[in-house]
């Protein structure tokens, strides 16, 4: 010396992510209300609403020293009247206060005082006066009482007589003082208080002028007051009025008027001279003329008066500059703008007036509307900023509403006048009063905001010489937690971690040192005591606040804590209750049975005499972005140009000095703000100092830049020249090819047309072919991300006019530029309007399909309109969704026009450069995609345009247009997203590659008959429950007559059928009676058992009786859950770790070439590895060895009726061990690989067949009735016991079966072969009876031994002969048999007899790729008894597969999505219904502002003025005059009417759309190629959504094609 201290985020769009982008918090503020709840003390602060109305009492008076009265007191003094007092002196009666001493308890502060110390002043000789801090047993006041002793007793009162004084009051008189005052005079009521209606103005705020002015009181200098005059109120009579007020007659003064006089330096007027300055002007000497003042009071000191001048001090006027909204307000204005004369004013001015010109303001916002008092300053904010103007200060306006003067120095005057209007009171009805937005109060409105308090002590005003009076201003109390600050509601200690409360896994945790106890303080608050300061020049007096603040003392933890929150944001949890119910919510959301989110409780957090809510304003919001934003796809570039006004400008000098910059003066009021140092005990508040006031205004000075002026320059810019390419543009001509439509020939039956068809057209001759002709409308190929214009656009060819634009070298002008609001043109298609053309093509129409419907898609036709001429419209996804201009920032590589270089005879080719126009692609940019010299990069300029989504490009007003409609362009309301890029998914009637008995190619079936069983649905007392697309329906249930059993009807039980635990008996069983359907009830009979013993008894068991804790429940939730299962799927396929890439979500690895059953292998690769799954190990089964032979076998040897038996273990078997097979081997293809094809050896060959083995995870998949399990329920019933029913029902539908329909078959006779499995409460042989189920029988067998048990189709013969049959075999009927406690409800099986459907099965559907399908037959599990189901075993034994188009399932890539509950998704429109706000609307109502006229209060002004009229003048007077007034009369003029109009509002049957609403209705428009791609504009149509015509866009998928790039 600068001058600095200062800037946080969060949540909520998605599945997830980055960005846009709105919507909410947190955070400070208030004159604030409201809810709960309240201890003091301080300073502050309190109608924001109805400028609604106002009862009452107060808020402006004062001077008597301006004046005349009136009165009242006092005092002297005369006179008179009335009462009453006393001295004295005589007489009676009664009594006790009091004094004096003496004892008698005492705090502390604090007064005053006194000693005195430092210092100070004065004097200087000592010394003297003051004195803060200090001491101070003394002094005084505090304070000496209440009480007892004693002594001494003054002193009084009542009343009577009598004489004399006195006092007092009353009245009159005189003089004198003093107070008060209606009334006249002065001064003040114009301050001071109070409100914000009005006002967008010089109203305010700054800064300036006033040479265009004014200032009573005050100050200061200077001069002065001389002589006179009529009057008039008070008052007094006499009237009038209910009142308010008032008239007439008469006295009477002044500092109240009046005339003269003096009189200037003052003021006009004409003039001369000097000096200034701003045009008018200003100063100063001067000459002449008019004109013009005055008042006294007081003893007195002074005080007031008159004049000029000068000053402060407060005003008038006027100007630069600054500050609110709408353009859906664009034009306004007649005293408007200027001039000349005249008036006014204190002044300057159309301020007023006549006249004369025609002007003055506006896009830099004029005028009109709407809102508003400005400012100092408060709030907020890092700040620029923004909101905002209550209290305090400045200023202005107002004062019932409105209009208007008077009076003053000064007002158009809050507590004055006049008038008009509403209102309110009084009233005798004739008249009158009145104005709280002063201070308290009242009613009212409201959410809401106080006392009718006390004092002028102080601070300040008026008056007054003064005392003094007034003074609701102001000082102070009082109410209000309304705001700031300040303090307290105690403190230490105190573990038995009390008691309650709460949670609890029942152990305990927590409330918690908290409490209780102990020990202690005294702030507050209460009590007594003492007490200020505010008071103020030398002394005295004086306090409303107030016995207030302060100080001292006493007691005694005693009187003193809520509120809110508690899921995230955002600090802090748990329990009950509550069940989308109640509620809660600021935003995102909570509540539909285990709610940290509703309520309550416990607890815990925050903050604290306060807490929360609400409203408001900043602020966070960079969300209107100067600072400090954007604009390809998110909101946002004008459809293009051209140009005016603006904005912005190249290079050199030179001059200004406006912008800028320096440092200098003036102001920027105080208060406030900030620093700093002060008083209140700190703060708050408040006092001094500085600072700061970011501004404006002066003048000096700087010239860099900008601007102005002026002089050059040549590189922007444009001209001239010479070449150049091009669908630029407008006219006129021509040309061929097609298409139809006439004419004619040939020619015959069809022909056009679809996905298939029909409508149509054709035998009246089409089509189809050939010649001739007509008309119209468009130019194939060349054509090309090829060229041209500003866009739109522009295509046959030729000729006329004509715009722009490249490219070269010279050369001129010399910045002449860029952008561009307004405004002008120009602008695709529809589309309008006149008049013409019309071939094709086609909205609209008509028909035909299609279709549930089909106003569509297809098809037949077919009008307008497409075509030209003129004139309108002005809109497009008018798009590169990129405004124009100018610089600058790596390349490469195409294509279009030139020039030019090399080359060369030439032309190519290569090379450069320019102007266009594609691509790719570096830095950079971007939310990402992307863009990248043609930028979306780095700057510049300029112009448009956004600012959340709906409502909306809509209404309403304006313009523009014939219309259609175009441009401008909101709100109310509702939502919290809406939206942009990318990412993982799903999904697609997207694409591409692979697979599955998925299709095909076969075999056999189902669907139809009749049963079997399930299920549904009906029915019922019950038909118990459960399981429902695949992945429920011969499923839980591997077997419901009882029982199962869980259903239902009836009958019993209530610690129970069943567990534990207490306590008592001692018996229970058995057996008998009675009653019952059974269970059970009642009773009779008979009566305990082990072990221990101390011989009393314990303890166990079992049984009964008892109480209550609990038993118990197939009661409810599988959407609390465990565990267990389906399914996708035995499909390949799920994901981690590091690392890399992306902003990130996420990719990458797991893609890709190849191959495989496989994410199986190889290979490549920013990836490198790993897990879970595949696969392999494990089981059976196929082949051989080895062991081992009983019950099994029998070759070979005996023997038998028989492997019976001897004997044997070879083989067959059995069952345990270990082999085998791995793409090992060859060959060929591949890429030298994985692999793949053959092939050879083998029982077996490429995972040999078949099993078990199910990843991440989906389906709230399925079980709470297998088990188990949180809650809920039910507890003499939802538990439990028994009897009888049911679960078997039966108009029907469905799903799985079985047995048929028959000859590849039925019957019938003979005969051959399995395999696995079962058996003692069982299989059960021989053998016998029965036609047969059976039945007797009882041998063998706990089984390679005995048994069941016969396999059956097969085979060989016989029969049948194409029929409802010798096929089928239901249905009944009679007889029996079996198993049971039992066979009716409701079993199985025999045998006669009965002999139905049904003759191969519609749309539609199932299995099956080899020992498989198809066909037989046996067997087991459950089982007293019941098998066409289930699980299992052999026997015989097949077709066929070219392929992967296509259906159905799935994998891997890629793409598009507006899905993410993931297409069973999302989602549009009309209807109809409810409620909400806008609009229009016949009109009705009102409000403001203006106009034109009428009417015309007060009142200034003008005029007049026959009436009236003291002062002055004239007269002797009468009178007259002068001068004034009254009365008329003009002009202006508020309210009032009256009239058409504008404009804003408010209401309106009925109307139109709009939002938003539970699971309404119609359809299906987008979204996937969303099933006809979507979308723009326009025009037609339709119930809707929309379709269609016609141009345009890609913000379209696929697929092939050109072209162009990249890489090799």
């Nucleotide at each position: 010396a600068u001058u600095a201290u200062g800037g946080a985020g969060a949540g909520u769009u998605u599945g997830a992510u980055c960005c846009u982008g709105g919507c909410u918090c947190a955070g400070g503020a208030c004159g604030a209300a409201c809810g709960c709840u309240g201890g003091c003390g301080g300073c502050g602060u309190g109608c924001c609403u109805a400028a609604c109305a106002c009862a009452u009492g107060c808020a402006a008076g004062u001077c008597g020293a301006a004046c005349g009265g009136u009165u009242c007191a006092g005092u002297c003094g005369u006179c008179a009247g009335u009462a009453g007092u006393c001295c004295g002196u005589a007489g009676u009666c009664a009594g006790u206060a009091g004094u004096c001493a003496g004892a008698g308890a005492u705090a502390a502060a604090g007064g005053a005082g006194a000693g005195g110390u430092a210092c100070g002043c004065c004097a200087u000789g000592a010394g003297g006066c003051g004195g803060a801090u200090c001491u101070u047993a003394g002094c005084c006041c505090g304070g000496c009482a209440a009480u007892c002793u004693g002594a001494c007793a003054a002193c009084c009162g009542a009343u009577u007589a009598c004489c004399g004084a006195c006092u007092a009051c009353u009245g009159a008189c005189u003089a004198c003082c003093g107070g008060a005052u209606a009334g006249u005079g002065g001064c003040g009521g114009a301050c001071g208080g109070g409100u914000g209606a009005g006002u967008a103005a010089c109203a305010c705020g700054u800064g300036g002028g006033u040479a265009a002015c004014c200032u009573a009181c005050c100050c200061a200098u200077c001069a002065g007051a001389c002589a006179g005059g009529g009057a008039u109120a008070a008052c007094a009579c006499c009237g009038g009025g209910a009142a308010a007020c008032u008239g007439g007659u008469g006295c009477u003064a002044a500092u109240a008027c009046c005339c003269g006089a003096u009189a200037a330096g003052c003021u006009u007027u004409a003039g001369a001279g000097g000096a200034g300055g701003c045009a008018u002007c200003u100063u100063c000497u001067u000459u002449a003329a008019a004109g013009g003042g005055a008042a006294g009071g007081g003893a007195a000191a002074c005080c007031g008066u008159u004049g000029a001048u000068g000053g402060a001090u407060g005003g008038g006027c006027c100007c630069g500059c600054g500050a609110c909204c709408c353009a859906u307000u664009a034009g306004c204005u007649a005293g408007u703008u200027g001039g000349u004369g005249g008036g006014g004013u204190a002044a300057g001015a159309g301020c007023c007036u006549a006249c004369c010109a025609a002007g003055g303001c506006g896009a830099c916002g004029a005028u009109g509307g709407g809102u508003a008092g400005c400012c100092g300053g408060c709030c907020u904010g890092a700040g620029a900023g923004g909101g905002u103007g209550g209290c305090c200060g400045g200023c202005c306006a107002c004062a019932c509403u409105g209009g208007g003067a008077c009076u003053g120095a000064g007002a158009u005057a809050c507590g004055g006048c006049c008038c008009a209007g509403a209102c309110u009171c009084c009233u005798a009805c004739g008249g009158g009063a009145g104005g709280c937005a002063g201070c308290a109060g009242u009613g009212g409105g409201g959410a809401a905001u106080a006392u009718u308090g006390c004092g002028c002590a102080a601070u300040g005003g008026g008056g007054g010489a003064a005392a003094c009076c007034c003074u609701g201003a102001c000082g102070c109390a009082g109410c209000a937690a309304c705001g700031c600050c300040g303090u307290g509601u105690g403190a230490g200690u105190g573990a038995a971690g009390a008691a309650g409360g709460c949670c609890u896994u029942u152990g305990g945790g927590u409330u918690g040192u908290a409490a209780a106890g102990c020990u202690c303080u005294g702030u507050u608050a209460u009590c007594g005591g003492g007490g200020a300061a505010g008071a103020a020049g030398g002394a005295a007096g004086u306090g409303a606040c107030g016995g207030u603040a302060c100080c001292c003392g006493g007691g005694g933890a005693g009187g003193a804590a809520g509120c809110c929150a508690c899921g995230g944001c955002u600090a802090a949890c748990u329990a009950c209750g509550u069940g989308c119910c109640a509620g809660c919510a600021g935003c995102c959301g909570c509540g539909g049975u285990a709610a940290u989110a509703c309520g309550u409780a416990g607890g815990u957090g925050g903050c604290g005499a306060g807490c929360g809510u609400u409203g408001u304003c900043c602020g966070g919001a960079a969300u209107u972005a100067u600072u400090g934003g954007g604009c390809g796809u998110a909101a946002a570039g004008g459809g293009c140009g051209u140009g005016u006004a603006g904005g912005c400008g190249g290079g050199a000098g030179a001059u200004u000095a406006a912008g800028u910059c320096a440092g200098g003066g003036g102001u920027g009021a105080a208060a406030g703000c900030c620093u700093g140092c002060g008083g209140c005990u700190c703060a708050a508040c408040u006092g001094c100092a500085g600072g700061a006031c970011u501004g404006c205004c002066u003048a000096u000075g700087a010239g860099a830049c900008u601007g102005a002026u002026u002089u050059u320059c040549u590189u922007g810019a444009g001209g001239a020249c010479a070449g150049g390419a091009g669908a630029g543009g407008a006219a006129a001509g021509c040309g061929g090819a097609a298409u139809u439509c006439c004419c004619g020939g040939u020619g015959u039956a069809g022909c056009g047309g679809u996905g298939a068809a029909a409508u149509g057209c054709g035998u009246a001759g089409a089509u189809a072919u050939c010649g001739g002709g007509a008309g119209g409308a468009a130019c194939a190929c060349c054509a090309g991300u090829g060229g041209c214009g500003a866009a739109g656009g522009c295509g046959g060819c030729u000729u006329u006019c004509u715009g722009g634009c490249c490219u070269g070298g010279u050369u001129c002008u010399g910045a002449c530029g860029c952008u561009g609001a307004g405004g002008c043109g120009c602008g695709a298609a529809a589309g309008c309007g006149u008049g013409g053309g019309g071939a094709g093509c086609a909205a609209a129409c008509a028909g035909g399909a299609u279709u549930a419907g089909a106003u569509a898609c297809c098809c037949u036709g077919g009008u307008a309109g497409u075509c030209c001429a003129c004139g309108c419209u002005g809109u497009a996804a008018a798009c590169g969704a990129u405004g124009a201009g100018u610089g600058c920032u790596a390349g490469g590589u195409g294509u279009a026009g030139u020039g030019g270089g090399u080359a060369u005879c030439g032309a190519c080719c290569c090379c450069c450069u320019c102007u266009g126009u594609g691509c790719c692609g570096u830095a950079g940019u971007u939310a990402a995609c992307a863009c990248a010299a043609u930028a979306a990069g780095c700057a510049c300029u300029c112009c448009g345009c956004c600012u959340g989504g709906g409502g909306a490009g809509u209404a309403c007003g304006g313009c523009c247009g014939c219309a259609a409609g175009g441009u401008u362009g909101a709100a109310a309301c509702u939502c919290a997203a809406a939206g942009g890029a990318a990412u993982u998914g799903a999904c697609g009637g997207g694409g591409g590659c692979c697979c599955g008995c998925a299709c095909a190619a076969g075999c056999g079936g189902u669907g139809g008959a009749g049963c079997a069983u399930g299920u549904g649905g009906u029915u019922u007392a019950a038909u118990u429950c459960g399981a429902c697309g695949c992945a429920a329906c011969g499923c839980g249930a591997a077997g419901a007559a009882c029982c199962u059993u869980a259903c239902c009807a009836g009958g019993g039980c209530u610690u129970g059928a069943c567990a534990u635990c207490c306590u008592c008996u001692g018996a229970c069983a058995g057996a008998c009676u009675g009653u019952g359907a059974a269970a059970g009830c009642a009773g009779u009979u008979u009566u305990c058992c082990a072990u221990c013993u101390u011989c009393g008894g314990a303890u166990g068991g079992c049984a009964g009786a008892g109480a209550g804790a609990c038993a118990g429940g197939u009661g409810g939730u599988g959407c609390a859950u465990g565990g267990u299962u389906g399914u996708c799927g035995u499909c390949a396929g799920c994901u981690c770790g590091u690392g890399u890439c992306g902003u990130g979500a996420g990719a990458u690895g797991u893609u890709g070439g190849g191959u495989u059953a496989a994410g199986u292998c190889c290979c490549g690769c920013a990836a490198c590895g790993a897990g879970c799954g595949c696969a392999a190990c494990c089981c059976c089964u196929a082949c051989g060895u080895c062991u081992a032979g009983u019950u099994g076998c029998c070759a070979g040897c005996a023997u038998u009726a028989a492997g019976u038996u001897g004997g044997g273990c070879a083989c067959u078997u059995u069952a345990g061990a270990g082999g085998g097979a791995c793409u090992g081997c060859c060959g060929g293809u591949g890429a030298c690989a994985a692999a793949c094809c053959g092939g050879a050896g083998g029982a077996a060959g490429g995972u040999g067949g078949g099993g078990a083995u199910g990843a991440c995870g989906u389906c709230a998949a399925a079980u709470c009735a297998u088990c188990a399990u949180g809650c809920c329920c039910c507890u003499u019933a939802u538990g439990u016991c028994c009897u009888g029913g049911g679960c078997u029902a039966c108009a029907c539908a469905c799903g799985u079966g079985c047995u048929a329909c028959a000859a590849u078959g039925g019957c019938c006779u003979g005969u051959a072969c399995a395999g696995a499995c079962g058996g003692u409460a069982g299989c059960g042989a021989a053998g016998c009876c029965g036609u047969g189920a059976g039945g007797u029988g009882g041998a063998g067998c706990c089984a390679a031994u005995c048994u069941g048990a016969a396999a059956a189709a097969g085979c060989a013969g016989g029969u049948c002969u194409a029929a409802g049959u010798u096929c089928g075999g239901a249905u009944u009927g009679c007889a029996g048999g079996c198993u049971g406690c039992a066979a009716u409800u409701c079993g199985c099986c025999u045998g006669c007899a009965u002999g139905a459907a049904g003759u191969c099965g519609g749309a539609a559907u199932c299995g099956c790729u080899a020992g498989u399908a198809a066909u037989c037959g046996c067997g087991g599990a459950u089982c007293a008894g019941c098998a066409u189901g289930c699980c299992g075993c052999g026997g015989u034994g097949a077709a066929u597969a070219c392929g992967u188009u296509c259906c159905c399932g799935g994998g891997c890539c890629u793409u598009g999505u507006a899905c993410a509950c993931a297409c069973c998704g999302c989602c549009c429109g009309u209807c109809a219904c409810a409620c909400c706000a806008c609009g229009a609307a016949a009109g009705c109502c009102g409000g403001c502002a203006a106009c034109a006229c009428c009417c015309g209060a007060a009142g200034u002004c003008g005029g007049u003025g026959a009436c009236u009229u003291a002062a002055c003048c004239a007269g002797c007077a009468a009178u007259g005059g002068a001068g004034a007034g009254a009365g008329c009369c003009g002009c202006c003029g508020a309210a009032g009417g009256u009239g058409g109009g504008g404009u804003c509002g408010g209401u309106g049957a009925u109307u139109g759309g709009g939002g938003u609403g539970a699971a309404g209705u119609c359809g299906u428009a987008a979204c996937a190629a969303g099933g006809u791609a979507g979308c723009c504009g326009u025009a037609u149509c339709g119930g809707a959504a929309g379709g269609u015509g016609c141009g345009g866009c890609u913000g379209g998928a696929u697929c092939a094609c050109c072209u162009c790039c990249u890489u090799u």
Predicted 3D model of a 1608-nucleotide RNA (small-subunit ribosomal RNA) from Bellilinea sp.
The sequence is in RNAcentral, with records from ENA.
It matches the Rfam family "Bacterial small subunit ribosomal RNA". Its family is annotated with structural constituent of ribosome and ribosome in the Gene Ontology.